RNA sequence: AUUAAGCAUGCAAGUCGAACGAGAAGACAGUCGCAAGACUGUUUGUAAAGUGGCAAACGGGUGAGUAACACGUGGAUAAUCUGCCAUUAGGUUUGGAAUAACUGCGAGAAAUCGCGGCUAAUACUGGAUAACAAUUAGGAGGCAUAUGCCUUUUAAUUUAAAGGUGGCUUUUUUAAAGCUAUCGCCUGAUGAUGAGUCCGCGCUCUAUUAGCUAGUUGGUAGGGUAACGGCCUACCAAGGCAAAGAUGGAUAACCGGCCUGAGAGGGUGUCCGGUCACAUUGGGACUGAUACACGGCCCAAACUCCUACGGGAGGCAGCAGCUAAGAAUUUUCCGCAAUGGACGAAAGUCUGACGGAGCGACGCCGCGUGGAUGAUGAAGGCUUUCGAGUUGUAAAAUCCUGUCGUAAGGGAAGAAGGAGGUAUGUACUAAUACUACAUAUUUUCUGACGGUACCUUAAAAGGAAGCCCCGGCCAAUUACGUGCCAGCAGCCGCGGUAAGACGUAUGGGGCAAGCGUUGUUCGGAUUUACUGGGUGUAAAGGGCGAGUAGGCGGCCUUGAAAGUUAAAUGUGAAAUCUUAGGGCUUAACCCUAAAACUGCAUUUAAUACUACAAGGCUAGAGUUCGGGAGAGGAGAAUGGAAUUCACGGUGUAGGGGUGAAAUCUGUAGAUAUCGUGAAGAACACCAGUGGCGAAGGCGAUUCUCUGGCCUGAUACUGACGCUGAGUCGCGAAAGUUGGGGGAGCAAACAGGAUUAGAUACCCUGGUAGUCCCAACCGUAAACGUUGGACACUAGGUGUUGGAAGUAUCGACCCUUCCAGUGCCGUAGUUAACACGUUAAGUGUCCCACCUGGGGAGUAUGCUCGCAAGGGUGAAACUCAAAGGAAUUGACGGGGGCCCGCACAAGCGGUGGAGCAUGUGGCUUAAUUCGACGCUACGCGAAGAACCUUACCCAGGCUUGACAUGCAGGUGGUAAGAACCCGAAAGGGUGAUGAACCGCAAGGUAGCCUGCACAGGUGCUGCAUGGCUGUCGUCAGCUCGUGUCGUGAGAUGUUGGGUUAAGUCCCGCAACGAGCGCAACCCUUAUCCUCUGUUGCCAUCAGGUUAUGCUGGGCACUCUGAGGAAACUGCCGGUUACAAACCGGAGGAAGGUGAGGAUGACGUCAAGUCCGCAUGGCCUUUAUGCCUGGGGCUGCACACGUGCUACAAUGGGCUGUAUAAAGAGGUUGCAAUACUGCGAAGUGGAGCAAAUCUCAAAAAGCAGUCCUCAGUUCAGAUUGUAGUCUGCAACUCGACUACAUGAAGUCGGAAUCGCUAGUAAUCGCUAAUCAGCAGGUAGCGGUGAAUACGUUCCCGGGCCUUGUACACACCGCCCGUCACACCACGAAAGCUGAUCACACCAGAAGUCGGAGUGUUAACUCGCAAGAGAGACAUCUGCCUAAGGUAUGAUGAGUGAUUGGGGUGAAGUCGUAACAAGGUA
Repeated sequence: AUUAAGCAUGCAAGUCGAACGAGAAGACAGUCGCAAGACUGUUUGUAAAGUGGCAAACGGGUGAGUAACACGUGGAUAAUCUGCCAUUAGGUUUGGAAUAACUGCGAGAAAUCGCGGCUAAUACUGGAUAACAAUUAGGAGGCAUAUGCCUUUUAAUUUAAAGGUGGCUUUUUUAAAGCUAUCGCCUGAUGAUGAGUCCGCGCUCUAUUAGCUAGUUGGUAGGGUAACGGCCUACCAAGGCAAAGAUGGAUAACCGGCCUGAGAGGGUGUCCGGUCACAUUGGGACUGAUACACGGCCCAAACUCCUACGGGAGGCAGCAGCUAAGAAUUUUCCGCAAUGGACGAAAGUCUGACGGAGCGACGCCGCGUGGAUGAUGAAGGCUUUCGAGUUGUAAAAUCCUGUCGUAAGGGAAGAAGGAGGUAUGUACUAAUACUACAUAUUUUCUGACGGUACCUUAAAAGGAAGCCCCGGCCAAUUACGUGCCAGCAGCCGCGGUAAGACGUAUGGGGCAAGCGUUGUUCGGAUUUACUGGGUGUAAAGGGCGAGUAGGCGGCCUUGAAAGUUAAAUGUGAAAUCUUAGGGCUUAACCCUAAAACUGCAUUUAAUACUACAAGGCUAGAGUUCGGGAGAGGAGAAUGGAAUUCACGGUGUAGGGGUGAAAUCUGUAGAUAUCGUGAAGAACACCAGUGGCGAAGGCGAUUCUCUGGCCUGAUACUGACGCUGAGUCGCGAAAGUUGGGGGAGCAAACAGGAUUAGAUACCCUGGUAGUCCCAACCGUAAACGUUGGACACUAGGUGUUGGAAGUAUCGACCCUUCCAGUGCCGUAGUUAACACGUUAAGUGUCCCACCUGGGGAGUAUGCUCGCAAGGGUGAAACUCAAAGGAAUUGACGGGGGCCCGCACAAGCGGUGGAGCAUGUGGCUUAAUUCGACGCUACGCGAAGAACCUUACCCAGGCUUGACAUGCAGGUGGUAAGAACCCGAAAGGGUGAUGAACCGCAAGGUAGCCUGCACAGGUGCUGCAUGGCUGUCGUCAGCUCGUGUCGUGAGAUGUUGGGUUAAGUCCCGCAACGAGCGCAACCCUUAUCCUCUGUUGCCAUCAGGUUAUGCUGGGCACUCUGAGGAAACUGCCGGUUACAAACCGGAGGAAGGUGAGGAUGACGUCAAGUCCGCAUGGCCUUUAUGCCUGGGGCUGCACACGUGCUACAAUGGGCUGUAUAAAGAGGUUGCAAUACUGCGAAGUGGAGCAAAUCUCAAAAAGCAGUCCUCAGUUCAGAUUGUAGUCUGCAACUCGACUACAUGAAGUCGGAAUCGCUAGUAAUCGCUAAUCAGCAGGUAGCGGUGAAUACGUUCCCGGGCCUUGUACACACCGCCCGUCACACCACGAAAGCUGAUCACACCAGAAGUCGGAGUGUUAACUCGCAAGAGAGACAUCUGCCUAAGGUAUGAUGAGUGAUUGGGGUGAAGUCGUAACAAGGUA
């Protein structure tokens, strides 16, 4: 800083009586009067008004207009003016006529005005005099130069004035004259000051404003002005400005300065100072030295006010103040004391300028709100691991001090000066008057601020601290509350129940009478890059060339001196800034001085460089001659192969097409094949990171015309060069217009497929088009994503064209040079990738382009085009990113290598049936809870009738079923038979009745009461520990040092082999190491040694119906201790002389012998708070505890895991053979025996176990029946009767016997396990357990088939590649549609604004003309009157407001419409990112 919006009220410019008339009251004197008083004269002469002079053009305000000589700076004025002021020369004479005030009358509401009469001047005016002034006509000298200027001189003409006051003197009644001083007045000159005009340079944005201009540019003449000039007029000519931006539009007063910045710059123009412009809006002149005048005039317009309706008045952007507007900006203050100004002789008057005070923390500066001591580290607060910590020496307390404030007293500077007196002197003068000045002295007067600054005294720590912040940036944290809520946030981002980010509190940090926020500007930002940036991929090289303006430009000499450099002079106002010094107690502030103001101008000098002028040179550039290569361009002619079509021949059933098909074609003869012909288009091989061209581009052959290039050589021209804004030309494909042509191919289109759909990919057809001529279009990933030219800076190796040298008989080869075209690479560059004499290196010159993403290459305007479209090219709004290169992972319907019962090859199952069991669902009072792809579902549960039990119903208990502590009581108490109520728990009554210490009192244990607390299978596994699952027994995961890289990271760990293995070997900028692998451990297979009972029995002896039963023995088996054995150790082959692999020998066992235990870094917020532990939260006569009953077992259904089957490889019956491993011992296993069909019972020998027992193994084998059936299969279901366990088998156990005899005849899609003592099959044992296994954990018996192989499915490992993924493909992500909001464009129009042109109209006013009407001064005249002049009035030109019509520009608005942007969970598809599934 808004509204140059409007204003009530008061004040802001007056002054002079020494210019003038008039003049109240007073004083004095006189006269009259008793008095009051009246009259006359003299004198002092106020207020208000008037005539006259000066001022009012300064001072004060504001910034609307203005892009301009407005301003800044430097010049010019020889093109000018200048009141008051200073200096200087001279003068100041003589007349006249009016008029205001005043008075009388009149008009009007008022403002104001008219008529008659009186009067003065420094007002007005006639005459005189006058020049060094002015004008005209000349002369001379000096100076200057576009004009002219100065000095001097001659002649002619023209033009002045005013008095006032003081003093002296003379005459004198007044009055007048003279002299003198002073203030004025007039004419000149000079100066100072101020002003006018002109010029160079500087001075915002916009080209989506490119052409503008008729008084326009110039000339001649005239007018006008103080003055030059188209400033104005007439005539003549046709000029003037502009890409170095005219004209138009937008915005804006300019500067010294101020803010910021290291500076260069950027922003800004408030205060102070200089300039300009304006004064309600527009126009105009008057007066005056100066105005076209803020507080003057006239007119027009709008607005406001008064009015008697006839008419009048006004202009705060002066000081205060008011209204409105706004986020927002003050007192209707004091004083002229100071400074300055106007007037005046002066005193003085006036002064909202100014000096001060008031209001506002608005800014700057200074000061205070106390200081010292003070630990039991008080209380309180907050936190806590409950120990304490912190607030905190902080407080209290004690001792001090007294700034500011309060009270009282004192008290400045700012005052200079004015006036008066006295004395002396000087000047003027006739004068000792007067007046002026000087010196000395003396008296008196003057302060708004303000009784203020300052000083003194008094009392009392007494009256005086807030604001922001505490996740990072950024100094400073905890608790509680809240629970994606409320909220925070400058950016990143916090908040979804343990928030250092929200709110509050404690504590802390920062600043402090302030603090924080918001806005604005600069900085940081080298992020517009002059200082000081870029353009291969991040934004950015024009598609390519020719060339205009412009920019830049080779060597030598000379000249001049524009740039450049140096010096001097002038200027660059003051203030500000800086430095030094000084004054207010300090500071802010002020004063003085210096420096600085980086600029401009003038003069002088220098001449290296640049430009300029002149002359020369040949290295740049060009010309000439010889040779050469080439899909370079244009035109014409010609050619063969192929495709298709037409005709004819042969020939017969298909052909064609695809992943597979179909549409299509063919018996009317296709396809195939042969022959003939037609047509159009394209040119195989050669052919090559080969060639040519400026780029686009150019490919059969020949001819004609033609451009450029390379190489070698001579001579010539003599810088002729490089680049290139505008401009012009060329410019693929597609497309457009007209005319041809049309074989093949082929958008659109049609059909067939595919698909959930398929307006696609695939197939069959097929039109524009593709081709030619003529004309448009003008764009491409027009790319090397790399503008052009020149110079310099290591090499190596290909290739194309040419030349020289060497060699050769000759051609090659080889060496060198030039011109192209590739690869690798040094230095260097680069963010990296990469580039690297073909630069993206090092330099010079010129052009083009870039400045976050989206909106958008869109809108609008203009322009080009027939159209399609092209060129130029924004903004609103929105996001905090978008992007590049590289890294590590993950992923790919990318690639390579490898592994696994992963597939394949096999065997057996599941999925169908019945039943068991688990889960979901449903149901229920409850069906407790958890587990959910693999990795939940015969899982937690190694065993729910009660218990378990956590669930439901009902009944009870409340310090509790359980622990610890404290206080009190009791301690003849605890305990407790029996009885009552009750389902029990529990509640009552209560016989009886203990223990310990102590003599006793008393106490311990225990019990009762109370307080702390217990308790919780309540919640959170997403707060946790521990444990576990899974990838996976997969071969991996890392570290130290070194090296490489700007870095993330890499290397090692990759590579070549090999392995079950990151196992080992070799190589290697790596060398080593760790966790994993392997081994060490257990079991098992062979042997040996030892042991020898409960085990064993070969030999010996005894006995039995039989049996190691007995003596005896320890050989064997076995038991359980120790050892041996296997290591690619040996041989052969292969491989790289390696590691290793293949084969063999020996051996019980051979290449980790078999099995087990053993699980790296990590992943899944995997599982578990209901095993245990545990933070937090919740509960506390209940979510705890006890008890009875019920439930977890509930059943239309679905799934998982199993069992039993469907039968003859079987079933029934009879007989018969052979295991391993385990467990019990006083709640046990239980033999023999007896009873029962049986489950079982009775009874009990033996055994605390290699002794006894469970215990019978079963499949098997032998025999016999059944003979392919729903059966002599299968056994569900159901009935009856039982056994056992257990307080108790109803809900709800297992088993037995008899009876019953369901589904089921090998199982759809799909899916599981298994590679050897394995699968399959058969039984046995154990844990849990009173009882209950079809489950689980183990044990042994019998005992197979198959593996070609790694294409495919699944999982995994290593390397590599792509990536727009990183929550990592269950990823990311696109577009339409639907909904909401936002800004913008278009739009029939509508509205007001500005501007332009034409015309109409024309106020006031200047100028010009007329001047009939009026008229004091002057002239003539005796007068009347006439004249001159003036005025009124009329009129002409110009012209403001206004009007009409048209157009332009930029705004606002607009039904509707268009796209765009944004928005946790909408719809449809899946376009892109991987080969993204059609690159």
Small-subunit ribosomal RNA from a metagenome, 1479 nucleotides, folded computationally. It matches the Rfam family "Bacterial small subunit ribosomal RNA".